[in-house]
RNA sequence: UCACCAUCCAGAGCGACCGAGGGAUCUGGCCCGAAGACGUCGCAGCAACCCGGACAUGCCGGGUGCUACCGCCAGAAUCGAUGGAGG
Numbered sequence: 001u002c003a004c005c006a007u008c009c010a011g012a013g014c015g016a017c018c019g020a021g022g023g024a025u026c027u028g029g030c031c032c033g034a035a036g037a038c039g040u041c042g043c044a045g046c047a048a049c050c051c052g053g054a055c056a057u058g059c060c061g062g063g064u065g066c067u068a069c070c071g072c073c074a075g076a077a078u079c080g081a082u083g084g085a086g087g
Stems, first nucleotide, its partner, number of pairs: 001087002004084005013043005021032003025076005044067003048064006071079001
C1' cells in the first nucleotide's frame, strides 16, 4: 500500500511538554478549546482481535488498539478507523 474477513450505540484518566485549532474528507448542524483543546511523552486504566500458558477453566502473560459526544448528527463517496491472516 492492495484486496478479503470481522467489529465500530458498551467500557476506560491523571501528570508533563507544546501552543491554536480540533471532532478522517465535503456540505449543513452541533460540540470541545488560552480555566490550554488537538498532538507528543510517562504512568495508569479499558477490553475488541490475535499469540502463548493453564484449562471442566472463565485466569495469567504478551502483541496491536483504545481511554468527549452513537464513526457527534444528517447527506455523499462504497467513505473512515481498529484487529486478523495474506499479497
Molecule: SAM riboswitch aptamer (S box leader)
Organism: Nesterenkonia sp. LB17